The prediction has a mean pLDDT of 79. Predicted 3D model of a 394-nucleotide RNA (Bacterial RNase P class A) from an Actinomycetales bacterium.
């Protein structure tokens, strides 16, 4: 000093001025059932996030007339653990990539059954002869320095080579993501795990270590092609349904009507079946509100110290209270000062670049709506920690 890998944290800082919204408190008017309510005005407290966002999991909470039970449907998928729970989290383990820190993996079963692989190539799920090699045949066609005949120029036979037939091979080559383990040898017409050694790999039976995944060994068996279950299935575990517009309370205001279903059981907690309940229910037309108040925000809550634990975490003391709107508040502007970007100038330079000045621009990505815990996405910049790799210099 260059390049990299993790994991944590801020999220402009201060003033000034106009604004907003929940309480509290103080005035001033109004109503009023005397308990307060609402209107405006002054002061004060506090007031969005690391994702408050996506509404994707998984809870609390609430409702659901029995909340039962099967079917069907969904989720999940090494392995211990954590937690309220999970599809998160933590630690192993296998498996790829990476020198390397580290990252990646929707990681049960294709020796139950069914399915699916474009192109390409002979041939792809029963393997599979295209070029090559090897073996047999042919009224084929060549060619012969061999042999036998002879009319000396050919005939026949061997023997080669093309050519076509039948057939062997999975060693070669040649496609493709994947071609029936891999070198070597023996074997053979020529080959082949046919056999044989080594080596990968899988079965079976044993021993160790380990809670377990799994790792390590030893003996057998020539047993020997893999990949999609993010294709149906098949194993095991898990789930009731709807949601805060849930759900309960109060005040108001209306007008019924008609079809239809129903103790032969309607409605209902779902799709279906069985149980279960027991008395109203569905439409359509017409009428009538469209106000408040609970629920709500003190909770698997944040902070810091201590003990346990490799760690997610748990336990225990202290101390803190940090929005709760109902068309929905947190916001404009201006000043300084910071931090990034460009340009300029001027200085140092190991030529990368640092450092100081000025002027411009710019400080994201987004914004509570019952509550937590998590995942995914988005984000200008910046800090801090701790590890790897190279270089150079002690």
């Nucleotide at each position: 000093c260059g390049g990299g890998c993790c994991g944590g944290c801020c999220a402009g800082a201060c003033g000034g001025u106009c604004g907003c919204g929940u309480c509290g408190c103080g005035c001033g008017g109004g109503g009023u059932c005397c308990g307060c309510c609402c209107c405006g005005c002054g002061c004060g407290c506090c007031g969005a996030g690391g994702a408050a966002c996506g509404u994707c999991c998984g809870g609390g909470c609430u409702c659901c007339g029995a909340a039962g039970g099967g079917c069907a449907g969904g989720a999940c998928g090494g392995u211990g653990g954590g937690u309220a729970a999970c599809a998160c989290c933590c630690a192993c383990c296998c498996g790829g990539a990476g020198u390397g820190a580290u990252c990646c993996g929707c990681g049960a079963g294709c020796a139950a059954g069914c399915g699916c692989a474009a192109c390409a190539g002979a041939g792809a799920g029963c393997a599979g002869a295209c070029c090559g090699c090897c073996c047999g045949g042919u009224c084929g066609c060549c060619g012969u320095u061999c042999c036998u005949c002879c009319u000396c120029g050919g005939a026949g036979g061997g023997c080669g080579g093309c050519a076509c037939c039948g057939g062997g091979u999975a060693a070669g080559g040649g496609u493709g993501a994947a071609a029936c383990g891999g070198u070597g040898g023996u074997g053979u017409a020529a080959g082949a795990g046919a056999c044989c050694a080594c080596c990968a790999g899988g079965g079976g039976c044993c021993c160790g270590a380990g809670u377990g995944a799994u790792c390590g060994g030893g003996c057998u068996c020539g047993c020997u092609g893999g990949g999609c279950a993010a294709g149906c299935c098949u194993c095991g575990u898990c789930c009731g349904g709807a949601g805060c517009a849930a759900g309960g309370c109060c005040a108001g205001a209306c007008a019924g009507a008609c079809a239809c279903c129903g103790a032969u059981g309607a409605c209902g907690c779902u799709g279906c079946c069985c149980g279960c309940c027991g008395a109203g229910g569905u439409g359509u037309c017409g009428g009538g509100u469209a106000g408040g108040c609970c629920g709500c925000u003190g909770g698997a809550g944040g902070g810091u110290c201590g003990c346990g634990g490799c760690g997610a975490c748990g336990c225990g003391g202290c101390c803190c209270c940090g929005a709760g709107a109902g068309a929905g508040a947190u916001g404009g502007c201006c000043g300084u000062c910071c931090g990034c970007c460009g340009c300029c100038g001027g200085u140092c330079u190991u030529c990368g670049g640092g450092c100081c000045g000025g002027c411009g621009g710019u400080g994201a990505c987004a914004g509570a709506a019952c509550c937590c815990g998590g995942c995914g996405u988005a984000u200008c910049g910046g800090c801090c920690g701790g590890c790897c790799c190279g270089u150079u210099c002690g």
It matches the Rfam family "Bacterial RNase P class A". Rfam links the family to the GO terms dimeric ribonuclease P complex, tRNA processing and ribonuclease P activity.